[in-house]
RNA sequence: GCAGAGUAGAAUAUCGAGCGUUAAGUGCCGGUUGGACGGGGAGUUGCCAAACGGACGAAGAUUUUCGCGGUUCGGUAUUCGCAUCCCGCUGC
Numbered sequence: 001g002c003a004g005a006g007u008a009g010a011a012u013a014u015c016g017a018g019c020g021u022u023a024a025g026u027g028c029c030g031g032u033u034g035g036a037c038g039g040g041g042a043g044u045u046g047c048c049a050a051a052c053g054g055a056c057g058a059a060g061a062u063u064u065u066c067g068c069g070g071u072u073c074g075g076u077a078u079u080c081g082c083a084u085c086c087c088g089c090u091g092c
Stems, first nucleotide, its partner, number of pairs: 001092004009080010019069003028054003032050004039087004060066002
């Protein structure tokens, strides 16, 4: 000098267990506060979370069950994956 590996995590599919269906949740907008971001350091106008405020909004039924919800958590598979910078690591 060239090439490469590696995280948290994310998306989709599927399985299981729940929650709601008396509408919470999910998604959208706003500012506030906090947090995380490959092994080390820095780190955003990006990411995540919390409570608050705002706009919107549904599929129930024939009920030991079958549905429905941009529903929650967990398992599995696949794909993606440090915003970025410097150093380090592996190979040449």
Record summary: Model confidence (mean pLDDT): 79 of 100. The RNA shown here (THF (Tetrahydrofolate) riboswitch aptamer) has 92 nucleotides and comes from a pig gut metagenome. Its Rfam family is "THF (Tetrahydrofolate) riboswitch aptamer". Its family is annotated with tetrahydrofolate metabolic process in the Gene Ontology. RNAcentral holds the sequence, with entries from MGnify.